A computed fold for a 676-nucleotide part of an RNA from SAR86 cluster bacterium AG-339-G14, annotated as large-subunit ribosomal RNA, domain II. Rfam family: Bacterial large subunit ribosomal RNA.
Context: one part of a larger RNA
């Protein structure tokens, strides 16, 4: 891991509700007795009257001074069984702690201690002391020899465990290899003994106390408790949620209400329209409250001049209240003010009465995304918090390549029939053509500020056969080198002024240039040429801006110049939608033994109807060696759980029907046991 078997809402008592049965203003017994499911037993209980704390009163009573008012009553039948739903008390659907308490068992492991034994190759160093000699007044001291100390040195046994490799379902639940440390000591070790569970022992690591230690093991209290996790076994049918509010030592729990379901009663309810309402949002506005900019006018303040003892006078590139004019802003501003929404009344139609009340049973109180209105955040987040609608949750089907929450659309079942939705119609891959325009960027098929003689459309404008625009030829002058400045300043460093004349035209000069001049152009003008030209605005589609991490990878791919985009027209494809035909179930209606219409996605959950298993009665019946149960395979029937039957196997029991009672249905619980 698989297979087989086992494996979870039970039982007792007490309330409550529903169904059903008996009796009924009554119903019923308990213990117990006994000829024992019978009969007896009326103690007790519930009901028949309530109100009050009570005394007490009583269809009333309590409150109260009250005869007022108000509260609770007066009007509807109960009670005892049985069955079912749910509650309470019990382990109370099952398994699961870590722990707590009590009694015992453990020091053959290990910690420390006690008693008594054992063990430590070899080598090195050479303390004290001693002896001899030297030496001293004597000591001291020196030298040699001797001596053999030491938690001394090197290093086996022995003990340990510092490093590293292997091992890691190991050879081994801690070892092996190679190295390492101690090795006469606080050494190692044999045997016997002592100390223990909030206790021992500990050169102290919370270490060790039998592979177990921040409190051993074992049995018991005990089915401890678990607002937690997991699991909870046959079928079909009807309806079908919630993830909200309030409260909570409450936040992943629970209770009341909202939302679901079943029953009873009642008669509403929703949508649309009309009419009548209140509002202060969006918007707007500035009349208030604030805020904000400019101007005017003008208190006040600052600066300056005069005066100066004070009073002052005049003035200003200053600031500026109030007021006036103009421009704005606001969730906590409003002179105003919608659409919606909400409330009420009326009307017709639609809806399988969809509403409300009471009673039985729940689940749920972690929500998610999308659009819209907001708060918060960065007008960040698949962020967070509200409101509102939808979808998911609990919804399959088609589309979006793939994709709970987007778009279309809500699957009772069957069909090799038809029509459509969203979305599509070159191929993958079902289905397309026509017309008019745009795009050249593979734009389409990712992106901004900004930039650009890309290209299409539109409405205006300037110049133009009295010759425009572009090109070419020619002129582009004089006063004058304007004045000032300057070393110089002559159109062209800078400052000021920027006139006049001749002219077809020519700036006291737009640019280059010189030290300054000079020089080259321009504006402007004439000629030549001969038809349009110039640059602004609005707008369609394109271009640049454009760099990312495993691999093209920003059309799903091929590929496309339409098979792209805009517009028009008519087709087609396309779903479990709709239709057609057939079938099932439920409800309503009626033509009632049939027809018509409607409905039938579904998690938690409520309700209904069934199948099967074991046992009991039916059953001294029925089936069965002419082959029971069980096993294997096939066929048939039913909407399903399942049933019937045939063949083979098997070899002795099984059991219809209708009832009754349950140890009653297995795939999951890191389930339990067995087998492989």
């Nucleotide at each position: 891991g698989u297979c087989a078997g086992c494996g979870a809402g039970u039982u007792a008592c007490u309330g409550u509700c529903u169904g059903u049965g008996g009796c009924a203003a009554g119903c019923u017994u308990a213990a117990c007795u006994u000829u024992u499911u019978a009969a007896g037993g009326u103690a007790g209980g519930c009901a028949u009257a309530g109100g009050g704390a009570a005394a007490c009163c009583g269809a009333g009573u309590c409150u109260u001074a009250a005869u007022a008012g108000g509260g609770c009553g007066u009007u509807a039948a109960g009670u005892c069984g049985c069955a079912g739903g749910g509650a309470g008390u019990a382990g109370a659907c099952c398994c699961g702690a870590a722990a707590c308490c009590g009694g015992g068992c453990g020091a053959u492991c290990u910690a420390u201690c006690c008693a008594u034994g054992g063990c430590c190759a070899g080598g090195g160093u050479g303390a004290a002391g001693g002896u001899a000699a030297g030496g001293u007044a004597a000591u001291a001291c020196u030298u040699a020899c001797u001596g053999g100390a030491g938690g001394c040195c090197c290093g086996a046994a022995c003990c340990c465990a510092c490093u590293u490799a292997u091992g890691u379902u190991g050879a081994a639940a801690a070892a092996u290899g190679a190295g390492g440390g101690g090795a006469u000591g606080a050494g190692c070790u044999g045997u016997g003994g002592a100390u223990u569970g909030g206790a021992g022992u500990g050169a102290a690591a919370g270490g060790c106390u039998a592979a177990u230690c921040a409190a051993g093991c074992u049995c018991g209290g005990a089915g401890a408790u678990a607002u937690c996790u997991g699991g909870u076994u046959c079928u079909c049918c009807u309806c079908g949620a919630a993830a909200g509010c309030u409260a909570u030592u409450u936040a992943g729990g629970u209770a009341g209400c909202g939302c679901c379901u079943c029953g009873u009663g009642u008669a509403u309810u929703a949508c649309u329209c009309u009419u009548g309402g209140g509002g202060g949002u969006a918007g707007a506005g500035c009349a208030c409250u604030g805020u904000c900019u400019c101007g005017g006018c003008u208190a006040g303040g600052g600066g300056g001049u005069c005066a100066u003892c004070c009073c002052g006078a005049c003035u200003u590139a200053c600031c500026a209240a109030a007021c006036c004019g103009a421009c704005g802003c606001a969730a906590a501003c409003u002179c105003c003010g919608a659409a919606u929404a909400c409330c009420a009344a009326g009307a017709a139609g639609u809806a399988u009465u969809a509403g409300c009340a009471c009673g039985g049973g729940a689940g749920a109180c972690a929500c998610a995304c999308u659009g819209c209105g907001g708060g918060u955040g960065c007008u960040a987040a698949c962020g967070u918090c509200c409101g509102u609608a939808g979808u998911g949750g609990a919804a399959a089907g088609g589309g979006a390549a793939a994709c709970a929450a987007c778009c279309c659309a809500g699957a009772u079942c069957g069909c090799c029939a038809g029509c459509u939705a969203a979305g599509g119609u070159c191929c993958c891959a079902a289905a397309g053509u026509a017309u008019g325009a745009u795009u050249a960027a593979g734009u389409g098929g990712g992106a901004a500020a900004c930039g650009a003689u890309g290209u299409g459309g539109g409405a205006a404008g300037g110049c133009u056969u009295a010759a425009a625009c572009a090109g070419c030829u020619a002129g582009g002058a004089g006063g004058u080198u304007g004045g000032c400045u300057u070393a110089g300043a002559a159109g062209c460093a800078g400052c000021c002024a920027u006139c006049c004349u001749u002219u077809a035209a020519a700036g006291a000069u737009a640019g280059c240039g010189u030290a300054a001049c000079a020089g080259c152009u321009c504006a402007c003008u004439a000629g030549u040429c001969g038809a349009g030209u110039c640059g602004g605005c609005c707008u369609g589609c394109g271009c640049g801006g454009a760099a990312g991490a495993u691999a093209u990878a920003a059309c799903g791919g091929g590929g496309c110049u339409a098979a792209a985009u805009c517009a028009u027209a008519c087709a087609c494809c396309g779903a479990a939608g709709c239709u057609g035909c057939g079938a099932a179930u439920a409800g309503a209606u009626u033509u009632u033994u049939a027809a018509u219409c409607u409905a039938u996605g579904g998690u938690a959950g409520a309700g209904g109807a069934g199948c099967g298993u074991u046992c009991u009665g039916u059953a001294a019946g029925c089936c069965a060696g002419u082959g029971a149960a069980g096993g294997a395979g096939g066929a048939u029937u039913g909407g399903g759980a399942a049933a019937u039957u045939c063949u083979c196997u098997g070899g002795a029991g099984g059991u219809a029907u209708c009832a009754g009672a349950a140890g009653u249905g297995a795939g999951a619980a890191u389930g339990c046991u067995g087998a492989c």